[in-house]
């Protein structure tokens, strides 16, 4: 970068710089000078890898939160395409579901 492959309506912010942007993109909505983003710094949440304890013959499962990503506004913040439902004169719009986009891990290349 790339392929499987699982997860995504749950849960967790504070101090410093910094000085005008962020929330992938593209449109809607939203945050943001009562201070964006980027970097530091201490914290937290989660449990996908390792670990470690139980229990198992094993594959495993529960647990712990010790190491290693991850994460810490809105569901992936919302939408697009497929079916399907309920409703209208029609129709946005609404409600399931599933793909698709992309994030995150793991394993391979």
């Nucleotide at each position: 970068c790339u392929a499987u492959c699982a997860u995504c309506c749950a849960g967790a912010a504070a101090g410093g710089u910094g000085g005008a942007g962020g929330g992938a993109c593209u449109g809607g909505c939203c945050c943001u000078g009562a201070g964006a983003a980027g970097c530091c710094u201490u914290g937290g949440c989660a449990a996908c890898c390792g670990u470690c304890a139980u229990u198992g013959c094993a594959c495993a499962a529960u647990g712990a939160g010790u190491g290693g990503u991850g994460c810490c506004a809105a569901u992936u913040c919302c939408a697009u395409c497929c079916c399907g439902g309920a409703g209208u004169a029609a129709a946005u719009g609404c409600c399931g579901g599933g793909a698709a986009u992309g994030a995150u891990g793991a394993u391979g290349g």
Predicted 3D model of a 109-nucleotide RNA (SAM riboswitch aptamer (S box leader)) from a Chlorobiaceae bacterium. Rfam family: SAM riboswitch aptamer (S box leader). Its family is annotated with regulation of gene expression in the Gene Ontology. The coordinates come from a structure-prediction model, not an experiment, and the mean pLDDT is 84. The sequence was found by an Rfam model in a public genome assembly.